A computed fold for a 134-nucleotide RNA, annotated as FMN riboswitch aptamer (RFN element). Rfam family: FMN riboswitch aptamer (RFN element). Gene Ontology term of the family: FMN binding.

RNA sequence: UUAAUGUUUCAGGACGGGGUGAGAGUCCCCACCGGCGGUGAGGCGCACAUUGUUGCGACAAGUCCGCGAGCCGAAAGGCAGAGCCGGUCAGAAUCCGGCACCGACGGUCAUAGUCCGGAAGGGAGGAACUAUAU
Repeated sequence: UUAAUGUUUCAGGACGGGGUGAGAGUCCCCACCGGCGGUGAGGCGCACAUUGUUGCGACAAGUCCGCGAGCCGAAAGGCAGAGCCGGUCAGAAUCCGGCACCGACGGUCAUAGUCCGGAAGGGAGGAACUAUAU
C1' cells in the first nucleotide's frame, strides 16, 4: 500500500386536529413518514504555472435501475407498490415549480404506511479492525 471467503459492530420513519359512531391512531376531511446499493446537469468545500464545459471530495431520487423485509409453495421455484405536467437547457428519470400517487403478513368492539404482534428475530448493506499478499 492492498484487503475478504475472517472478526466485531451498526443497520426504519410517521396519527396531531376535526367528523361519524356503542365502538375507529383502522372509515371520512385536513395533516404526517420515506430502509440499502447504483446513477446524478445540483448546490457546497478544497486544489491550481491550465481559473476551467478543469480535477478531487463528501452530500444529493419513496414513485429511474436494482436489492431488502414480506407473501405463496413440501421442495424446486414463484409473486411482489407508486409520476405526470410545465420550466430551464445542447441534453432532464434525478434540477426548479405545480399537481398527483404508493406503502407485507397476522391481530383489532370497525377496513391500519403511522397502533399491537411474530421481532431481544431476519436483513439489503454500512463502518472499524485484521490474516494473507506486495